[in-house]
RNA sequence: GCCGAGGUAGCCAAGGUGGUCACGGCGCAGCUCUGAAAAAGCUGAAAUUCCGGUUCGACUCCGGACCUCGGCA
Numbered sequence: 001g002c003c004g005a006g007g008u009a010g011c012c013a014a015g016g017u018g019g020u021c022a023c024g025g026c027g028c029a030g031c032u033c034u035g036a037a038a039a040a041g042c043u044g045a046a047a048u049u050c051c052g053g054u055u056c057g058a059c060u061c062c063g064g065a066c067c068u069c070g071g072c073a
Base pairs, nucleotide, nucleotide: 001072002071003070004069005068006067007066010026011025012024019056028044029043030042031041032040049065050064051063052062053061
């Protein structure tokens, strides 16, 4: 340099049919339970890398940028 895959809460990660409250796990906070903890249960907060385009409407489609991983040279 070329080709391909990916970027979603603090961490891991699913989704994509364009419209609904963005699925889960770990972690975090509160509550229940306990003599007190742990475990368990319930509840809650927290996320679509950036810029532009298409569209009535974009996390999703299109283009570009940046970053990560793999392959080729």

The RNA shown here (transfer RNA) has 73 nucleotides and comes from Patescibacteria group bacterium UBA1441. The organism belongs to Bacteria candidate phyla, within Bacteria. It matches the Rfam family "tRNA". It is annotated as a transfer RNA.